[in-house]
C1' cells in the first nucleotide's frame, strides 16, 4: 500500500514549547491570536487485539501490554432509492480505527 471482517447518534483536557491556520477531499457550515494546529509531558475516555480472573460454555470483568481517541453524529451533505416541501428516512460510496491476510 491492497484485500477481508467489525465498529463509527455514547465517552473523555490541562500544562509547556512553537505561532496561523484547522475540521481527510469538494461544497456548506464551523473552530481559531480569549491561541488554531503540531510536538512533548501528565491526566482521562473507551474496551478492538493480547494477557489475567470468574465460568462447562456462551459470556462477564480487570485496564497490565499493543493500539486508538479526548469541539460539533465521521460537523452536515456528496451516489442511489423512498417520501414529499418537514428540507425527513434507508442503503451505499468515501474516510477513520482495530484485528487478520497478501
Nucleotide at each position: 500500500u491492497u484485500c477481508u471482517u467489525a465498529u463509527c447518534c455514547a465517552g473523555a483536557g490541562a500544562a509547556g514549547u512553537g505561532g496561523a491556520g484547522g475540521g481527510a477531499c469538494u461544497g456548506g457550515c464551523c473552530c481559531u491570536u480569549u491561541g488554531a494546529c503540531a510536538c512533548u509531558u501528565c491526566a482521562g475516555c473507551a474496551g478492538c487485539a493480547g494477557a489475567c480472573u470468574a465460568g462447562u460454555a456462551a459470556u462477564a470483568g480487570u485496564a497490565c501490554u499493543g493500539u486508538g481517541c479526548u469541539a460539533a453524529u465521521u460537523c452536515c451533505a456528496g451516489a442511489a432509492g423512498c417520501a414529499g416541501c418537514a428540507g425527513g428516512c434507508u442503503u451505499g460510496a468515501a474516510g477513520a480505527u482495530a484485528a487478520g491476510a497478501a